[in-house]
Predicted 3D model of a 76-nucleotide RNA (transfer RNA) from a Bacillota bacterium.
NCBI's taxonomy places the organism under Bacteria, Bacillati, Bacillota.
Rfam family: tRNA. Gene Ontology term of the family: triplet codon-amino acid adaptor activity. It is annotated as a transfer RNA.

């Protein structure tokens, strides 16, 4: 320096044809128990790496950009 792929909730990952983003793990409360744990029920938590545009409407499309990974091509 080219391809290509990854980026979303603490972590692991969905998200279909562009219409207000879920799940499972985790946490927090109740319950249950003498207590823990299991279990069962509720609740909390994220504008979707960043900036722009495109549209009545963008996690999705287009441009830029960071940051990981991988594979080529250069130099020593």
């Nucleotide at each position: 320096g080219g391809g290509g792929g990854a980026g979303u909730a603490g972590c692991u990952c969905a998200g279909u044809u562009g219409g207000u983003a879920g799940a499972g793990c985790a946490a927090u409360u109740g319950c249950c128990u003498u207590g823990c744990a299991c279990g069962c029920a509720a609740u909390a938590g994220g504008c979707c790496g960043g900036c722009g545009g495109u549209u009545c409407g963008a996690g999705u499309c287009c441009g830029c950009u960071c940051u990981c990974c991988u594979c080529c091509a250069c130099c020593a």